About this RNA:
SAM riboswitch aptamer (S box leader) from a Chitinophagaceae bacterium, 115 nucleotides, folded computationally. The sequence was found by an Rfam model in a public genome assembly. Of the family's consensus pairs, 97% are formed in the model.
[in-house]
RNA sequence: AACUUAUCAAGAAAGGCAGAGGGAAUUGGCCCGAUGAAGCCUUGGCAACCCAUAUCAUCACUCGUUGAUAUGAAGGUGCCAAAUCCGAUCUCGUUCAAACGGGAGAAGAUAAGUC
Numbered sequence: 001a002a003c004u005u006a007u008c009a010a011g012a013a014a015g016g017c018a019g020a021g022g023g024a025a026u027u028g029g030c031c032c033g034a035u036g037a038a039g040c041c042u043u044g045g046c047a048a049c050c051c052a053u054a055u056c057a058u059c060a061c062u063c064g065u066u067g068a069u070a071u072g073a074a075g076g077u078g079c080c081a082a083a084u085c086c087g088a089u090c091u092c093g094u095u096c097a098a099a100c101g102g103g104a105g106a107a108g109a110u111a112a113g114u115c
Base pairs, nucleotide, nucleotide: 002114003113004112005111006110007109008108013043014042015041016040017039021032022031023030026088027087028086029085044080045079046078049076050075051072052071053070054069055068056067057066059064084107089104090103091102092101093100094099
């Protein structure tokens, strides 16, 4: 890099260095930013995917497997403006229309696993 599965409306920021961009890409919006963007460092935090414990169910019955729920947070990741900031393709509803709302998909992110 590719593939599989799950999740993505919740949650969580201070300081230092730095100095103009940033919100993945294209595009259209809308935002953030000299009261300091990106990036790097330190400290702190959130969450609970992996993880630990318990209960129930399940399959096997020798250790055990798988699933659900609850609790926890030492460790491995991740994350700490706005729904993955919003739309783009298809579809449903309200509507004369404009517009708005719902669902699916695409793309992406993260985790766990496979090769």